Record summary
This is a predicted structure of a 1459-nucleotide RNA (small-subunit ribosomal RNA) from a freshwater metagenome. Its mean pLDDT, the model's own confidence on a scale to 100, is 80. RNAcentral holds the sequence, with entries from SILVA.
RNA sequence: AGAGUUUGAUCCUAGCUCAGGAUGAACGCUGGCGACGUGGAUAAGGCAUGCAAGUCGAAUGGGUUUAGACCCAUGGCGAACGAGGUAGUAACGCGUAGGUACGAACCAAGAAGUCAGGGAUAAUCCGUCGAAAGACGGGAUAAUACUUGAUGGUCCCUUCGGGGUAAAGAUUUAUCGCUUCUUGAUCGGCCUGCGUAGUAUCAGCUAGUUGGUAGUGUAAUGGACUACCAAGGCUAUGACGCUUAGGGGAGCUGAGAGGCUGACCCCCACCGAUGGCACUGAGAUACGGGCCAUACACCUACGGGUGGCUGCAGCCGAGAAUAUUCCACAAUGGGCGAAAGCCUGAUGGAGCGACGUCGCGUGAUUGAUGAAGUUCUUCGGAAUGUAAAGAUCUUUUAUGAGGGAGAAAUUUUAUUGAUAGUACCUCAUGAAUAAGGGGUUGCUAAACUCGUGCCAGCAGCAGCGGUAAUACGAGUACCCCGAGCGUUAUCCGGAAUUAUUGGGCGUAAAGGAUGCGUAGGCGGUCAUGUUAGUCUUUUGUUAAAUGCUCCGGCUUAACCGGAGCUCCGCGAGAGAUACGGCAUGACUUGACGAUGCGAGAGGUGUGUGGAACUCAUGGUGUAGGGGUGAAAUCCGUUGAUAUCAUGGGGAACACCAAAGGCGAAGGCAGCACACUGGCGUAUUCGUGACGCUGAGGCAUGAAAGCGUGGGGAUCGAACGGGAUUAGAUACCCCGGUAGUCCACGCCCUAAACGAUGAUCUCUAGCUUUUCGGAGUAUCGACCCUCUGGGAGGCGAAGCUAACGCGUUAAGAGAUCCGCCUGGGGAGUACGGCCGCAAGGCUAAAACUCAAAGGAAUAGACGGGGACUUGCACAAGCGGUGGAUCAUGUGGUUUAAUUCGUCGAUAAACGAAGAACCUCACCAGGGCUUGAAGCUCACACGAAGACUCGGAGAAACUCGAGUCGUCCGCAAGGACGGGUGGGCAGGUGCUGCAUGGUCGUCGUCAGUUCGUGGUUUGAAUUGUUCCCUUAAGUGGGGUAACGAACGCAACCCCCGUUGCCUGUUAGAAAUGUCAGGCGAGACAGCCCCGUGAAAUGAUCGGAUCUCUUCGGAGAUGUUAUUAUUUCACGGGGAGGAAGGUGGGGAUGACGCCAGAUCAGCAUGGCCCUUUGAUGCCCUGGGCUACACACGUGAUACAAUGGUCACUACAACAGGUCGCGACGGGGAAACCCUGAGCUAAUCCUCUAAAAGUGGCCCCAGUUCGGAUUGAGGUCUGCAACUCGACCUCAUGAAGUCGGAAUCGCUAGUAAUCGCGGGUCAGCUAUACCGCGGUGAAUACGUUCUCAAGUCUUGUACUCACCGCCCGUCACGUCAAGGGAGCCGGGAGUACCCGAUGAUCCAGCAUUGUUGGAUUUAAGGUAAGUUCGGUAACAGGGACGAAGUCGUAACAAGGCACGGCU
Repeated sequence: AGAGUUUGAUCCUAGCUCAGGAUGAACGCUGGCGACGUGGAUAAGGCAUGCAAGUCGAAUGGGUUUAGACCCAUGGCGAACGAGGUAGUAACGCGUAGGUACGAACCAAGAAGUCAGGGAUAAUCCGUCGAAAGACGGGAUAAUACUUGAUGGUCCCUUCGGGGUAAAGAUUUAUCGCUUCUUGAUCGGCCUGCGUAGUAUCAGCUAGUUGGUAGUGUAAUGGACUACCAAGGCUAUGACGCUUAGGGGAGCUGAGAGGCUGACCCCCACCGAUGGCACUGAGAUACGGGCCAUACACCUACGGGUGGCUGCAGCCGAGAAUAUUCCACAAUGGGCGAAAGCCUGAUGGAGCGACGUCGCGUGAUUGAUGAAGUUCUUCGGAAUGUAAAGAUCUUUUAUGAGGGAGAAAUUUUAUUGAUAGUACCUCAUGAAUAAGGGGUUGCUAAACUCGUGCCAGCAGCAGCGGUAAUACGAGUACCCCGAGCGUUAUCCGGAAUUAUUGGGCGUAAAGGAUGCGUAGGCGGUCAUGUUAGUCUUUUGUUAAAUGCUCCGGCUUAACCGGAGCUCCGCGAGAGAUACGGCAUGACUUGACGAUGCGAGAGGUGUGUGGAACUCAUGGUGUAGGGGUGAAAUCCGUUGAUAUCAUGGGGAACACCAAAGGCGAAGGCAGCACACUGGCGUAUUCGUGACGCUGAGGCAUGAAAGCGUGGGGAUCGAACGGGAUUAGAUACCCCGGUAGUCCACGCCCUAAACGAUGAUCUCUAGCUUUUCGGAGUAUCGACCCUCUGGGAGGCGAAGCUAACGCGUUAAGAGAUCCGCCUGGGGAGUACGGCCGCAAGGCUAAAACUCAAAGGAAUAGACGGGGACUUGCACAAGCGGUGGAUCAUGUGGUUUAAUUCGUCGAUAAACGAAGAACCUCACCAGGGCUUGAAGCUCACACGAAGACUCGGAGAAACUCGAGUCGUCCGCAAGGACGGGUGGGCAGGUGCUGCAUGGUCGUCGUCAGUUCGUGGUUUGAAUUGUUCCCUUAAGUGGGGUAACGAACGCAACCCCCGUUGCCUGUUAGAAAUGUCAGGCGAGACAGCCCCGUGAAAUGAUCGGAUCUCUUCGGAGAUGUUAUUAUUUCACGGGGAGGAAGGUGGGGAUGACGCCAGAUCAGCAUGGCCCUUUGAUGCCCUGGGCUACACACGUGAUACAAUGGUCACUACAACAGGUCGCGACGGGGAAACCCUGAGCUAAUCCUCUAAAAGUGGCCCCAGUUCGGAUUGAGGUCUGCAACUCGACCUCAUGAAGUCGGAAUCGCUAGUAAUCGCGGGUCAGCUAUACCGCGGUGAAUACGUUCUCAAGUCUUGUACUCACCGCCCGUCACGUCAAGGGAGCCGGGAGUACCCGAUGAUCCAGCAUUGUUGGAUUUAAGGUAAGUUCGGUAACAGGGACGAAGUCGUAACAAGGCACGGCU
């Protein structure tokens, strides 16, 4: 000191969260020792038991006792301290600084005095009552108890004459006492200034209230109280009310300013079960005194009594939670006493609790084969790890033993230690007694393996988990701290996130709708006086403790002691006068006024005008009009629309008109008049700071709306109808009420916006416009220059997150006001004020989310725009979709119909060949280290081949027979099967773990990089722009300059040709032909045109300089012209080929988690020891068949069919092969087998075409499906399930709905031929080959696709996006609510204990009765706060509910605001 989190990425705003410190803590896991601290925060709830305040015989009476001594009572002093708690209290309670109308026992000092009497009474004794507590009557008695008198001063009162007021003794001789007065010290009482929580959704409060007079009362002032008089007093600087709370020194945190807190310790206040009251006393309205009432508890003989732990321990209760019914008065302190001493749960100590802080320890050194074990592994190793073991050493701690303090000194002496046999010292034993907690995805230090599979779970935030989880659980390793470690709660910090220090308000939250103005705040120049502000200095105080520095004491530290500093504040005195205040005087520049001139939709009222509209009447005129995307409702033959004329009506004012003008804003528009507000400018004449802002307040305030009365043409919520639509309570159309208009009265809100408060000063300009003025000029105006006010555009500096603002600031300063502090809930609820109502103003919380936002960036998208391209459309040709068949797919069926592929980019695709095999599927039968392979070990010499037999569907099994190794001298090796071990095997799963390969956009022209520039940044520039191209092809321009992958070219084939070679061909020559090496074309030549650039020349205008005023020169611009260069277009020549000649191969960055684990390879998972997902076999299936789709074949015929005859190819294949000639058969085919390892032989007759004949428009001499019969071939085998031949049969079909496909030239169309796979074939498929051989393209509006630029965006999983509301279900919180219940504070009345005051009677120690007042209680009506509640309404939240589509693109009606 910061970090994480909104986004695809960025910057900003803003909230949430984390890292730090702290605690009287609690909880979880763990736990060795000591020192010092600390410990009932909740129920001021209730308490058993013990103790916590007594003492004095030197005040006194009595009792008991041998004595010491003890007990009871009177009396004195104390008990008002100490100890505890924080309920109440928002207050002179506390803090601080002052004041005085006061008092004081004990203490100190000083002065004076202490004389003479008197009557009682307790204890005790006697008697009585009562259970007890206790009480009563009678008798006796003492005092430092009570009381009378005298005297009396430096006492008090006084009319200054005078009057009044005291005492106590004890004892022995020295003191202790007593009384009065004065003073001191100290302690208190009372008063005052200042400071002291939240709330205005508490705005008015107050009758003893404010003051006066006279009294009462007190120690003393005072409405403290009483009587009378007056009507005051407090309050937005917050009275009164409500809520909360003891205050301070201080503590925690923080850089500080601050914020939070008020445990322990100290000071003050208050309280003592609750409420009230007095007595005693120096002092109390008295915690361990009294009286009364109330509640609770206890005792009781039921009559009546007793009690108060918020003292120390302890108990119950409630709670997450807080200790011993300990020891001692030894020390310190307190009370009494002359003292000894007694008392002291104050205090000193110990015990319990890791509750906190501090200290110590759990060993140290050495020890590599880097042991074992464990974990991981790329299988090589690595880690744990010098760690252990082992060796050497030490003894803090622990345990045992011995010694053993100080704290203690006073009092005359003597005595006396709770802690404690403790601290400490010495010795002994023995590594011996002692380590855990949390974490390891990022923030945040530290990672691997296994298990799990959106499950279980984690989580402070972001988030992790859906089969390869460093995030869950476990193990190992590591990290952090360590007798602790984590979690939870709370506070401060970080948070500049309430901003004084130190924030903001155009768009993120935030400028009031606007003005006038009150209080308040702030305020021009000069001078003088003064000094409450301000500054300096001196001084008093600011308790101690705490804090900081230094020094010292406990072994150290925490802790403790000493000294110094600090303590920011307040008071008193002295001084200063710059600023500020106050007072006085002056000034003119701020402000205002006067005078002249001026502009304007400024306002109000009255009048008036034309156009349009509509209505009515009349004329002309006839069938339509109107409306829309298209229609219809509607109007019209009773005459509309159109047109003409006349008349009525209401509202709004075209052109001028503008980015223009005026107004505070809202707003204001024909013209004229009347009244009226404000503004500008010029003159510099007057006043003399009169100013600025402005909480409350007052006024104004569009539209809609409300009330009353008018008016009502147009338009037009609601409403009716017509359309559209799935629906259409909308958009569109036809009508149409309120309203829109006027007058008066309300309402008071707007996206009331410049989303920008007002005023003053300063800070570059350029330009436009409007209203003035001056100068120059002119007859005058225009023009030109300058100067004020207003309204705009662009821009320096500067500011801003950016966009943008920029003298009209969002710049630089000053003053004042308003407002903001995450989103939602909500501008809502409740309360209050206003309103006729609608509603407005003011204005929360619970709950919920981790975001919500602003600006800009790159994409993607748009039923946004511009440009360009493509067999994309159009123009054509031929098809598909209808029929039959073939084939593939879906579906269905099945034991199985194996699997994959599914818009484009699946579907004659994997499959270039399913009868068995293939084969993965099904049924059944078998095998289990396995059918094959590799390797090791062992034994063997065989293995094996052939033949035959039994069972069997076969696999396989059982048995018999015959034959049977090699190399080497040997060792041994090779080979073979067998046995055993390692291991095999899997077309099982995951293409969303992968490699490789492929499809698609697309052979589209794009995709990027380096350096440099711009930007806070994401990014951008380059790659945009102009011309051009098939092309990011090329040229030009240019903050870019270069480069890469793509394009093109390089490669292959075809077309022309030269040379060479010559198997084959051919008789040869030769070279049709074949092969090789070359040539050729494009940037070449010529002409024309278009565009751009450069250079030169010329003319005209502009500016500047010079000038002899004629002109000359220079600059840049424009025009013309010439030359050159480049690009493109058109044409020509040559040429086989002409504008990339045609075709192929070649496929950028990337996209689709596209396809493939079944071609192959491969990670992981799964199957396999009784039975397999492996392997072998037989049979079946992949060929099923109501149906749907795709791709094809053949056709529907005459441009044809059929028969006969006659021509012309190319590619390619062939020895397990092609197979000629010849022969047989009607044919498929068969027999034979020449030739050919191929330019030689064979496949091999090409077909369409041509010539001729027949058919004559029909379901046919078209078409050939289907079916029957007979054959041929391949093969172990053609039943399921092959092909072919012949004969017979002769189906649908007569050109195909909506829709849809291919093709731009040797192309489409049409005709045949070959090949691969292959035993054969279901090939009509696929891959090739040649033959014949067209039509059309105006063009880019539309469909689809693509590219570039631009625009909008709330999308980025990117429009198959995002997203809104109702309804349904569940959960939660809050508000309303008929009521019901409870608490608080007060009012009125009733009753009224005790006490106080007063009165009266009796009677004088007193007692009885009454009056007033007073606590508690009761009654009544309200008020306030809370709890609960049927019910109704909204809000929030909740993986996959319903209905629609509102918003985001022109979101398909731009959106939004108010009403």